[in-house]
Transfer RNA from a Planctomycetaceae bacterium, 73 nucleotides, folded computationally.
RNA sequence: GGCGUCGUAGCCAAAUGGCUAAGGCAGUGGAUUGCAAAUCCACCAUGUCCCGGUUCGAGUCCGGGCGACGCCU
Numbered sequence: 001g002g003c004g005u006c007g008u009a010g011c012c013a014a015a016u017g018g019c020u021a022a023g024g025c026a027g028u029g030g031a032u033u034g035c036a037a038a039u040c041c042a043c044c045a046u047g048u049c050c051c052g053g054u055u056c057g058a059g060u061c062c063g064g065g066c067g068a069c070g071c072c073u
Base pairs, nucleotide, nucleotide: 001072002071003070004069005068006067007066010025011024012023018056027043028042029041030040031039049065050064051063052062053061
């Protein structure tokens, strides 16, 4: 340098163009307990890498950029 895959919350991760963006772990508060652990409830959430485009509607499709990983040279 070329090609491919990927980028969603503190971490992991789902999401046929219709979404009000699942779930788990972590964290915080409460219930329970003699104290804990476990369990249950609630909360945490301006979380979709950036800039454009298409569309009534984009995390999703298209273009460019940035980054990670892999392959080739």
Its Rfam family is "tRNA". Lineage of the source: Bacteria > Planctomycetota > Planctomycetia > Planctomycetales > Planctomycetaceae. RNAcentral holds the sequence, with entries from ENA. The prediction has a mean pLDDT of 80.